[in-house]
Parts: sequence; structure tokens; C1' cells
RNA sequence: GGUCGCUUAGCUCAGCGGUAGAGCAUCUCGUUGACAUCGAGGAGGCCACUGGUUCAAAUCCAGUAGCGACCA
Repeated sequence: GGUCGCUUAGCUCAGCGGUAGAGCAUCUCGUUGACAUCGAGGAGGCCACUGGUUCAAAUCCAGUAGCGACCA
């Protein structure tokens, strides 16, 4: 330098154009003499960034950035 993949909650990951989800973690309540476990509930996301297509984009297209793999 070229090709390809990935980027979504604190972490690990889902999400085939129509209001963004799970597990773990965290907070509150219940249970306990207390802790743990367990049960119930809550908080936490401008979906890497900039444009474009569309009535509507995390999702499609182009570019940029970061990370990774392969080729040279």
C1' cells in the first nucleotide's frame, strides 16, 4: 500500500427499514438475627463520527477514525 471484518448500556453480546434488548455488574425493596442465595422493581444508550437514500436508518450507500485478520 491492497482486501476483508468489527465498532450498540460499566463489561460480554443480540438486534434481516417502523418507539433500542438480554446476561453479568450497579441501585432500591422483600426474604434473613446478619451475610449470601433467591424474588420483585429501577437507573444507565444522542447505536464510533460526517454526509447521502427513504415518509421513516442502529439497520441500506459513500467517506473518515479506531481495532483486528489476511495479502504484498
Predicted 3D model of a 72-nucleotide RNA (transfer RNA) from a Candidatus Berkelbacteria bacterium. Rfam family: tRNA. It is annotated as a transfer RNA. Gene Ontology term of the family: triplet codon-amino acid adaptor activity. The coordinates come from a structure-prediction model, not an experiment, and the mean pLDDT is 82.